[in-house]
RNA sequence: ACGGGUAUAGUUCAAUGGUUAGAAUAGCGGUCUCCAAAACCGUAGAUCAGGGUUCGAGUCCUUGUACCCGUG
Numbered sequence: 001a002c003g004g005g006u007a008u009a010g011u012u013c014a015a016u017g018g019u020u021a022g023a024a025u026a027g028c029g030g031u032c033u034c035c036a037a038a039a040c041c042g043u044a045g046a047u048c049a050g051g052g053u054u055c056g057a058g059u060c061c062u063u064g065u066a067c068c069c070g071u072g
Base pairs, nucleotide, nucleotide: 001071002070003069004068005067006066007065010025011024012023013022018055027043028042029041030040031039048064049063050062051061052060
């Protein structure tokens, strides 16, 4: 330089173009306990950035950025 892939919660992952983007774990609060752990209940937290298509975009198109793999 070229080709391909990935980017969603602190972390690991879901989500046929259509209801309020979910789950596990971690965090916080509570119940329980002599205390703690475990267990149970509750709570907050996210779509890499810009533009486009569409009635509607996490999803499709495009440009950029970061990371991974490959070719030379």
Molecule: transfer RNA
Organism: Sphingobacterium sp. UT-1RO-CII-1